Context: one part of a larger RNA
RNA sequence: CUCUUGUUAAGGAACUCGGCAAAAUGACCCCGUAACUUCGGGAGAAGGGGUGCCACGCAAGUGGCCGCAGUGAAAAGUCCCAAGCAACUGUUUACCAAAAACACAGGUCUCUGCUAAAACGAAAGUUGAAGUAUAGGGGCUGACGCCUGCCCAGUGCUGGAAGGUCAAGGGGAGCUGUUAGCGCAAGCGAAGCAGUGAACUUAAGCCCCAGUGAACGGCGGCCGUAACUAUAACGGUCCUAAGGUAGCGAAAUUCCUUGUCAGGUAAGUUCUGACCCGCACGAAUGGCGUAAUGAUUUGGGAACUGUCUCAACAAGAGACCCG
Numbered sequence: 001c002u003c004u005u006g007u008u009a010a011g012g013a014a015c016u017c018g019g020c021a022a023a024a025u026g027a028c029c030c031c032g033u034a035a036c037u038u039c040g041g042g043a044g045a046a047g048g049g050g051u052g053c054c055a056c057g058c059a060a061g062u063g064g065c066c067g068c069a070g071u072g073a074a075a076a077g078u079c080c081c082a083a084g085c086a087a088c089u090g091u092u093u094a095c096c097a098a099a100a101a102c103a104c105a106g107g108u109c110u111c112u113g114c115u116a117a118a119a120c121g122a123a124a125g126u127u128g129a130a131g132u133a134u135a136g137g138g139g140c141u142g143a144c145g146c147c148u149g150c151c152c153a154g155u156g157c158u159g160g161a162a163g164g165u166c167a168a169g170g171g172g173a174g175c176u177g178u179u180a181g182c183g184c185a186a187g188c189g190a191a192g193c194a195g196u197g198a199a200c201u202u203a204a205g206c207c208c209c210a211g212u213g214a215a216c217g218g219c220g221g222c223c224g225u226a227a228c229u230a231u232a233a234c235g236g237u238c239c240u241a242a243g244g245u246a247g248c249g250a251a252a253u254u255c256c257u258u259g260u261c262a263g264g265u266a267a268g269u270u271c272u273g274a275c276c277c278g279c280a281c282g283a284a285u286g287g288c289g290u291a292a293u294g295a296u297u298u299g300g301g302a303a304c305u306g307u308c309u310c311a312a313c314a315a316g317a318g319a320c321c322c323g
Stems, first nucleotide, its partner, number of pairs: 001318008010309002014307001019304001027051005036041001038143001052065005066070001078302007085294002090102002106141007118127003144289004149219003154216002156212005163207003169201002174196005181188002220238005247281001248278001259275005
């Protein structure tokens, strides 16, 4: 000097990204226990008190004794306030992430009538299921409470006895080659055989017409206006398929921004409550609340402490020296 451990005056988070680490709390019995709440909880809330031994007594208890200290050692919750996220118990990156991610019960849409749909497999066959729509598959959302607005123009999906387009096939008009024959010649040219092939007929699809958003998705701009000013309930105009409703809002979303006001502090880029000018919230890619829960994230407080002011001492193990 390093590691492990112990103690520490006064102060007590001044440390630090952050109370990280440490300290503190701790058992049992009694008293007592708030907001909120889904009435179950919250709750061991919080906060107090007691605990040994001896004698007597059925007991309740009374009296006495000792120590600094009686759950006499060890083992054994820190607590409170507020906010975000996720309802919850669970699951996960074996070996840097345990979470707000995944799952979840619940909700909803959609497919599937049974040789089901879906899936595996060249197939046989199997799963689904020895099930049968209160069943099975897929998508999204994610307890519960209050709700879930407008747009079907585009894309998707579903439906549509008309019309347009449209393949092979069917169909064979016409044309061409060949030549019996005809013709003085130029040439014409039946049948057959070949080649080519128009009209017409013809499915799905697409076009077209509708429907459909808890389908993919989308949800405006400019100008003016009130008897102070400011603002604009109101009016005009352009565009659109329709112009963002309720609720929430500087938010896990706010660039400007440490927005402004208020609270908390002596002092607060964080935090809480408001405001709304939402760069760029918004309703099952769910919106807003919410008791309980969480090795979750953030802010504050009590207690406590060598985290610190500011370091000191001690024990053990190394390092180092000798062998």
Large-subunit ribosomal RNA, domain IV from an uncultured Clostridia bacterium, 323 nucleotides, folded computationally. Its mean pLDDT, the model's own confidence on a scale to 100, is 89. Its Rfam family is "Bacterial large subunit ribosomal RNA". Its family is annotated with ribosome and structural constituent of ribosome in the Gene Ontology.